[in-house]
Context: one part of a larger RNA
RNA sequence: GAACGAACGCUGGCGGCAGGCUUAACACAUGCAAGUCGAACGCUGUAGCAAUACAGAGUGGCAGACGGGUGAGUAACACGUGGGAACAUACCCUUCGGUUCGGAAUAACUCAGGGAAACUUGAGCUAAUACCGGAUACGUCCGCGAGGAGAAAGAUUCAUCGCCGAAGGAUUGGCCCGCGUCUGAUUAGCUAGUUGGUGAGGUAACGGCUCACCAAGGCGACGAUCAGUAGCUGGUCUGAGAGGAUGAUCAGCCACACUGGGACUGAGACACGGCCCAGACUCCUACGGGAGGCAGCAGUGGGGAAUAUUGGACAAUGGGCGAAAGCCUGAUCCAGCCAUGCCGCGUGAGUGAUGAAGGCCUUAGGGUUGUAAAGCUCUUUUACCCGGGAAGAUAAUGACGGUACCGGGAGAAUAAGCCCCGGCUAACUUCGUGCCAGCAGCCGCGGUAAUACGAAGGGGGCUAGCGUUGUUC
Repeated sequence: GAACGAACGCUGGCGGCAGGCUUAACACAUGCAAGUCGAACGCUGUAGCAAUACAGAGUGGCAGACGGGUGAGUAACACGUGGGAACAUACCCUUCGGUUCGGAAUAACUCAGGGAAACUUGAGCUAAUACCGGAUACGUCCGCGAGGAGAAAGAUUCAUCGCCGAAGGAUUGGCCCGCGUCUGAUUAGCUAGUUGGUGAGGUAACGGCUCACCAAGGCGACGAUCAGUAGCUGGUCUGAGAGGAUGAUCAGCCACACUGGGACUGAGACACGGCCCAGACUCCUACGGGAGGCAGCAGUGGGGAAUAUUGGACAAUGGGCGAAAGCCUGAUCCAGCCAUGCCGCGUGAGUGAUGAAGGCCUUAGGGUUGUAAAGCUCUUUUACCCGGGAAGAUAAUGACGGUACCGGGAGAAUAAGCCCCGGCUAACUUCGUGCCAGCAGCCGCGGUAAUACGAAGGGGGCUAGCGUUGUUC
């Protein structure tokens, strides 16, 4: 000098754009954050004479593996980059073929119970795109072959939307490898599923992934092992560069979801707002037993130098479901708060010498503040008042918002501070104080004339900021 997710002190007019718990991955009151489909299904209720419409819980389907948060763990194929073969991929696209005949249940509901509650038991009834069986098989799978195995679901407002088998594509993901990726040797040896083989099991898939047997290997001063620290990257800051530091916001990947473990469902999870077990904590209880998980958005307590509203809307973009209308969406778009940062604008312009008054200094003559003020002539950005009023939306639909912007009006009116003045370093005098009180980044000032402390006048610098502190280069 530059930079900052900054904080503190003094001060503070406006706008645009951005940013806003770096600390306790501490604990959380309350509300919301994932639903949707009646064009899969039965039932119940309401309105109606009816057709029908609407509503409700339930069965069923799809989605809750995305989106959003956090960085605890992780020194690792986690990430970055470049390759690889033994894989999967719902929804979507293309192509080929099919969509046949039956069956038994069950929730809802009714009845009877249990329980404080959460909830739950028994009996009976019923539907389906829920479940099961038979038939069929262009492809498909198993098998050397003969041969064997395996499927489907209907709905409708008649436009259509679906269902099953197979192949290909697209997309996404799983796996393996080369190279790169912090510190410590005051960590030198580490390793028994360990290293390899055979066989088997397991997986979507390769593989000690797991197991039985066999062999005795494998890694290491080119730093194994151990310990500490840490999410990684694109990037960001600085620097002429090389480099150094860093990883907030935005984007990609990874990991986690009270702590630890486990699987279920599913195309996909070992699943933030799913399930089970254990633990700690909190809450309810009739003491028998139950409920919960903000590292989602707000918000609360706590910690801290320190970081915002328990706001509006689905109008746009995007997502889920649905044939659609539409519903949901704290994603998102907006608004609120904060000079936290960057950028822009303003706080007036011209004229005005008797160089007014006042202040300060003085050699007492004067000098300076100073064209500064007043006065005169103007202007109206911003702010204020009145009126009009968008784009963003492609037919409808605008939270933002009567916002941005435009027109008119009155009136200099509504708007300046902070730090410094011994040298480095731009800027000097007087008074007070008297090694005191104090200053200080370094050198150093202060013990009676202090340009260095405190005040005043004057001056210098920056300016809605200015200084200080912290950190990096």